The part of an RNA shown here (small-subunit ribosomal RNA, 3' major domain) has 479 nucleotides and comes from a metagenome.
The full RNA is in RNAcentral, with records from SILVA.
Context: one part of a larger RNA
RNA sequence: UGACGGGGGCCCGCACAAGCGGUGGAGCAUGUGGUUUAAUUCGACGCAACGCGAAGAACCUUACCUGGGCUUGACAUCCUCUGACAGCCUCGGAAACGAGGUCUUCCCAGCUUGCUGGGACAGAGUGACAGGUGCUGCAUGGCUGUCGUCAGCUCGUGUCGUGAGAUGUUGGGUUAAGUCCCGCAACGAGCGCAACCCCUAUCUUUAGUUGCCCUUAUUAAGUUAGGCACUCUAAAGAGACUGCCUCGGUUAACGAGGAGGAAGGUGGGGAUGACGUCAAGUCCUCAUGGCCUUUAUGUCCAGGGCUACACACGUGCUACAAUGGACGGUACAAAGGGUUGCUAUUCCGCGAGGAGGCGCUAAUCCCAAAAAGCCGUUCUCAGUUCGGAUCGGAGUCUGCAACUCGACUCCGUGAAGUUGGAAUCGCUAGUAAUCGUGGAUCAGCAUGCCACGGUGAAUACGUUCCCGGGCCUUGUACA
Numbered sequence: 001u002g003a004c005g006g007g008g009g010c011c012c013g014c015a016c017a018a019g020c021g022g023u024g025g026a027g028c029a030u031g032u033g034g035u036u037u038a039a040u041u042c043g044a045c046g047c048a049a050c051g052c053g054a055a056g057a058a059c060c061u062u063a064c065c066u067g068g069g070c071u072u073g074a075c076a077u078c079c080u081c082u083g084a085c086a087g088c089c090u091c092g093g094a095a096a097c098g099a100g101g102u103c104u105u106c107c108c109a110g111c112u113u114g115c116u117g118g119g120a121c122a123g124a125g126u127g128a129c130a131g132g133u134g135c136u137g138c139a140u141g142g143c144u145g146u147c148g149u150c151a152g153c154u155c156g157u158g159u160c161g162u163g164a165g166a167u168g169u170u171g172g173g174u175u176a177a178g179u180c181c182c183g184c185a186a187c188g189a190g191c192g193c194a195a196c197c198c199c200u201a202u203c204u205u206u207a208g209u210u211g212c213c214c215u216u217a218u219u220a221a222g223u224u225a226g227g228c229a230c231u232c233u234a235a236a237g238a239g240a241c242u243g244c245c246u247c248g249g250u251u252a253a254c255g256a257g258g259a260g261g262a263a264g265g266u267g268g269g270g271a272u273g274a275c276g277u278c279a280a281g282u283c284c285u286c287a288u289g290g291c292c293u294u295u296a297u298g299u300c301c302a303g304g305g306c307u308a309c310a311c312a313c314g315u316g317c318u319a320c321a322a323u324g325g326a327c328g329g330u331a332c333a334a335a336g337g338g339u340u341g342c343u344a345u346u347c348c349g350c351g352a353g354g355a356g357g358c359g360c361u362a363a364u365c366c367c368a369a370a371a372a373g374c375c376g377u378u379c380u381c382a383g384u385u386c387g388g389a390u391c392g393g394a395g396u397c398u399g400c401a402a403c404u405c406g407a408c409u410c411c412g413u414g415a416a417g418u419u420g421g422a423a424u425c426g427c428u429a430g431u432a433a434u435c436g437u438g439g440a441u442c443a444g445c446a447u448g449c450c451a452c453g454g455u456g457a458a459u460a461c462g463u464u465c466c467c468g469g470g471c472c473u474u475g476u477a478c479a
Stems, first nucleotide, its partner, number of pairs: 001479002003476003007473007015463002019427005026318008034309002042053002064304007073129001077128002079125005087102006106119006131293002134291003140287002142282003145278001147276001152191006158167003171182003197270004202238007211228003216225002241264001244258005320420001324379007336367003341360002346355003386417001391412007433455007
């Protein structure tokens, strides 16, 4: 100087408390451990691994296993020789591929018109080499997590100290903040904080189609004429700064209250992550040193596996019901996506879906029905008209192909489950809870992920305690 303390002081955080809803019990989905297996590819392991890499394992993916093949190789450059290559047919084969046949005879330049040179492509050969999701993340770059959006981390000069170092950065206030004020052997500065950026809340101006409809006609309908006031769209501005008032405070920083205002003291969200810590994670995104491999640890193919199942754990979904289930009627979003696509009206099917094809490269058309909600009817507390697992049958769709191993539909079947021990998690407002909607990936496949809106709470006395963190101080046999 740090680190640590079941030392002290001050302060903060859904850290506790006050509340609301969960997990832990059940069934299923998913990840992991374990076990099994020819293989169940690999990585990730307290917080910070475990719906994680994987924004989507039937083949492919695929790295694993079994079997069948290849050896300058699936891919790149160079050299020599030959020739278009490709395609099609037959046979063998699971395919890769092998054997045979057929069809062909690339482009450009020079010209002596059948030669030379060059180029692209293919085949054969030779070796230089290719290749490796093989090892080492404890050799590395890059990227990322975490403490933590915590308020810290440092430097120059000066001063003090023999020196390590100290000072500044400590102290008194204050703040979300090393934020600001005052004081001070310090004076300044840098990286962080804040602001500048984006979205959102109000208004103005500009603009008015595909959007909108106050007024006038018109229609089944903003449908049409007309119009751009309103909504909206999308560009430019305005607006919030403790600016004003009162009180407190050291006349300061600042704090409490008030006015005006759409918004008030950082308005609400996001992006933004200092010096560093964890030899944290990643050699399987990529790059890369070293090592290893080279008729194999490379590469092609078929089938299988990653989907196994006594069990254990994590994360979720659905429930256990009446604030509910079922049936009928009826209302109101936002944000997205669409030409190898989204697909209307209509018809067929109980349905998944099928037939058909209008419109749309989209504020125009389509996906598209929002659902909880509201209004009626029914069920009457039961393992039930709750719950839907499991199983049987029949189908639909995608795809070369749904056996291992897809999703969905219909009929039947109708398991556990009556609110969950110890323990434990999230959340402070348009939040929790609850309800649907869309998107990426994607042929198909979502209870996951990412986004969107609808309805919409309760509680916070307070900081004694648990956890984590910041500053000062103290002890130490630790570095």
It matches the Rfam family "Bacterial small subunit ribosomal RNA". Its family is annotated with structural constituent of ribosome and ribosome in the Gene Ontology.